The RNA shown here (Bacterial large signal recognition particle RNA) has 263 nucleotides and comes from a Dehalococcoidia bacterium. The model forms 88% of the base pairs in the Rfam consensus. It was read from a public genome assembly, where an Rfam model found it. The coordinates come from a structure-prediction model, not an experiment, and the mean pLDDT is 78.

């Protein structure tokens, strides 16, 4: 330097969590990357650290190692947004229909508040009246007979004297018609600056005692309260930025590693 046969290794790796620390199962990421058993109320080991068992392949492009780049993970600090709540301390808004206290402005010894009192408006029957309706009463018309009265003429009876009914006519009257001021009964009610009387009594209007300095307005100002959030604040989820940090699979470059036998 060629061959050939073993042997260290290798046959995935990483974040997180967990753990005294180390890997593993499990969860995530990754570019697919040997069986079979154990194993999150864990299993198994001691610090180049999984155990046991079997099987490929093996000094290499494949094994170790270090630089570079980079999937992705987790974490600082700032900041946007979303959900979901606390809280009024900081900022602002509302609230003047909460409250205390001023201040302006209204009333007040011609008498506040505040007590005590009467009345009236209300409801309730009663009486009285005014309206109206209806009758009565009054006037007037008003029956040819089948109302009255009085009954010219005619008519009847009667020798006569004298009677008897009776029509119009006048007078009156029934039924009915029409009028009406006054007066009488009677009914009514969207009837009354009535009248006695009962009841009611939250408002409102008024008067009378007792009493001695106050009520009354958010017009304003302060100050407490309250409410909200565009305000702090707490939790979680997804972004951004930074010459952030930290771990890092994969790839890329460089370096380093055996034994034996035969030519």
């Nucleotide at each position: 330097c060629u061959g050939u046969g073993c042997u260290a290794g290798a046959c995935g790796g990483g974040g997180a969590g967990c753990u005294a620390g180390c890997g593993g199962u499990g969860c995530c990421c990754u570019a697919u990357a040997c069986c079979c058993g154990c194993a999150a109320u864990c299993c198994g080991c001691u610090g180049c650290a999984g155990c046991g068992g079997g099987g490929u392949u093996g000094a290499a492009c494949u094994c170790c190692u270090c630089u570079c780049c980079a999937a992705g993970g987790c974490u600082u600090a700032g900041u946007u947004g979303g959900u979901a709540g606390g809280c009024c301390u900081c900022u602002a808004g509302c609230c003047g229909c909460a409250c205390u206290g001023g201040g302006c402005a209204g009333u007040g010894c011609u008498g506040a508040u505040a007590g005590c009192u009467g009345g009236g408006u209300c409801c309730c029957g009663c009486g009285c009246g005014a309206c109206g309706g209806a009758g009565g009463u009054c006037u007037g018309u008003g029956a040819a007979c089948c109302c009255c009265g009085c009954c010219a003429g005619g008519u009847c009876c009667g020798g006569a004297a004298g009677g008897a009914a009776g029509c119009a006519a006048c007078g009156g009257u029934a039924a009915a018609c029409a009028g009406a001021a006054c007066c009488c009964u009677u009914c009514g009610g969207g009837u009354g600056c009535c009248g006695a009387g009962g009841g009611a009594g939250u408002g409102c209007c008024u008067g009378g005692c007792u009493g001695g300095a106050g009520c009354u307005g958010u017009c304003u100002c302060u100050g407490u309260a309250g409410c909200u959030a565009u305000g702090c604040u707490c939790a979680u989820c997804a972004g951004c930025u930074a010459u952030g940090g930290u771990c890092g699979a994969a790839g890329a470059g460089g370096g380093g590693u055996g034994c034996a036998c035969a030519g």